[in-house]
Context: one part of a larger RNA
This record gives sequence, structure tokens and C1' cells, in this order.
RNA sequence: CUGGGCGUAAAGGGUGUGUAGGUGGUUUUGUUAGUCUUUUGUUAAAGACCGGGGCUCAACCCCGGAAAUGCGGAGGAAACGGCAAGACUAGAGGAUGUGAGAGGUGUGCGGAACUCAUAGUGUAGGGGUGAAAUCCGUUGAUAUUAUGGGGAACACCAAAGGCGAAGGCAGCACACUGGCACAUUCCUGACACUGAGACACGAAAGCGUGGGUAGCGAAUGGGAUUAGAUACCCCAGUAGUCCACGCCCUAAACGAUCCUAACUAGCCUUGGGGAGUAUCGACCCUCUCCGAGGCGAAGCUAACGCGUUAAGUUAGGCGCCUGGGUAGUACGAGCGCAAGCUUAAAACUC
Repeated sequence: CUGGGCGUAAAGGGUGUGUAGGUGGUUUUGUUAGUCUUUUGUUAAAGACCGGGGCUCAACCCCGGAAAUGCGGAGGAAACGGCAAGACUAGAGGAUGUGAGAGGUGUGCGGAACUCAUAGUGUAGGGGUGAAAUCCGUUGAUAUUAUGGGGAACACCAAAGGCGAAGGCAGCACACUGGCACAUUCCUGACACUGAGACACGAAAGCGUGGGUAGCGAAUGGGAUUAGAUACCCCAGUAGUCCACGCCCUAAACGAUCCUAACUAGCCUUGGGGAGUAUCGACCCUCUCCGAGGCGAAGCUAACGCGUUAAGUUAGGCGCCUGGGUAGUACGAGCGCAAGCUUAAAACUC
């Protein structure tokens, strides 16, 4: 290499949209460069294979035969595939009617807590810890009441719950807006699946410019602890955390499980929709579609476990792995303001 693999051993791209490419539903007719078949030429000899023979055997040598594979010519077949034309509706999409939702963006509003300021009451402590101290306080703190300002986050509801492609999303209202499910079976008529590149999105931290800064809090200072303590604990506290715009593009970006389609026992719970039964009605009950969980038949798995939300049985497409270290490093290239990111070796060594 072939092959075998990718939940945990090496290995699923962070996620989507989609170009090329690959693959593609039912049916009719035509066509034939894929495909299948017949024949023919060629594929040197030797070697290899089969049969026979010669050296006393064998190695070795000689004779004959049969292939195998590729390519070319000619004839044929039309199931599959391609191409062309036509038809269909089970895939896909649209329409109509409902429905749920922390899906997104913007604006406004609210209460609790915190903190600051001012004023009142009030007096010697408060705070903090394992114990303390630094620290705050007679220029009146802590506590408490009132008023005002400020920033950030939204208790209960709340759930094994919901939504989103992922990252992620939670006070309330309004505006704009994306997706989804169910029902009707009205329309289009394969319009589909996947997707190298490409493009878009992408937590936190970080970067640039300008704002903002209550609480928290890298760095830093101080107090403790300790043999030391560049820590854990305490008192402070800058960047940051917040907003706008522009970058960065990483993660245990995890279900450590790529996407799509089909098939293969059930039971229980739960979110959303529909139908039936029942009823005055609402429940209850039964069936059904779409999600989210628990347990389990068969089967799979090295085991753990997975098990209609598969890690079962199949098909299509993409990505990735191939002993450990060196190393996700060097060099080169692209991107970035930088930090760095992406791509990605070898010598040597075990």
C1' cells in the first nucleotide's frame, strides 16, 4: 500500500450555508462510448502453471499444452447505469389553518440586593479569622430610618422542562425578525442527499478606539500562616468583567458519538400538536405525529456499556487515524495591530 478502523485505546472537522465533485425515487419509449457476451489480432522468447521426456535422482535442460491481464477491430444483448424525450407522486418544496418556545436584534420600564452621598436617631466599637492582625471608627463608624444618585445581575416560577446549526439563550412590555411541529392533502413535479475549496457564525480570555465602573477581581501592596510562602486565609485593589464599533478564531467548542435515508421487541416518564371515545363541558381513557429522558428483547462491543434519539442491520457522501518521544514544535506559506492561529515535518531516540 491493500486493509482495518474513529464513545472511552490513535482517529468525527467547533457549527452551518453552499460551489465543483460523488450519489440519486416510480414508470414508458428511443439510443448505446459504461456494462455483459461471441469472435479476431496483439500482449516476443525465456520464466511461472499443467502434462510428458533427457542427464542413475534432483537441481538443470528439452517438448507440448493451457491460460491470465491489458489494448485494438468486428458482431450481438439492452436487465443495470448513462444520454434524449414523455408521464407520475411515496422524496423534497410550496399554499392554507392552528400551536409551543430563555431562538435573534433594538427600545423602554420594574422590584429585591449592593454601594455612594446627604439628613435624622444613637454610642463605642465594627470588621475579619482556626486564632489573629493589617483595615474602618469619637472629624461619630457598625446598627437603624428617610431621601437622592449609580452600575451590574434578574430570587421565586424552574423542571430529568423549552428554544437554537453550534457557540449559546432566563425580570416585564412593545416593535422588527429566523426556525420548528401538527392538521388539511390543495399546488409544483425529483426540484434530492452529501459536500473538497469558498463564505458566514463561533464561549471565555485577549487586542484597538471611545465611554462606563456598584459588586467581584488577575497583577500589585499590606496582614497572617510557614523553615521559607513569590500560595492557600484576611484587608485593600489596577486591568478586566459592562456598553458601542472593529479585531482575535481558540476550548474537556463533549453525547469526547459527522450528515442524510431505510429497516429491526417492548415498558415507564415528560414537553408540544391532532383525532377518537366520553361528557352539558372540562378531566380520565385510547390511538397518532414531532421532540426530551429512564430501563431494557434481539443484535453489537475488548470490556465498560449502546440498544427505534443505536455504539444494531444496510446505503450514499464528507472529515480523520496508522507505535511513543522529538511536536502540534522547526522551516516555509497564509492570516493577525499584537498575543498568536491555521497548515505541518525531519534528524535523533526508545

A computed fold for a 350-nucleotide part of an RNA from a metagenome, annotated as small-subunit ribosomal RNA, central domain. Its Rfam family is "Bacterial small subunit ribosomal RNA". Gene Ontology terms of the family: ribosome and structural constituent of ribosome. The coordinates come from a structure-prediction model, not an experiment, and the mean pLDDT is 88.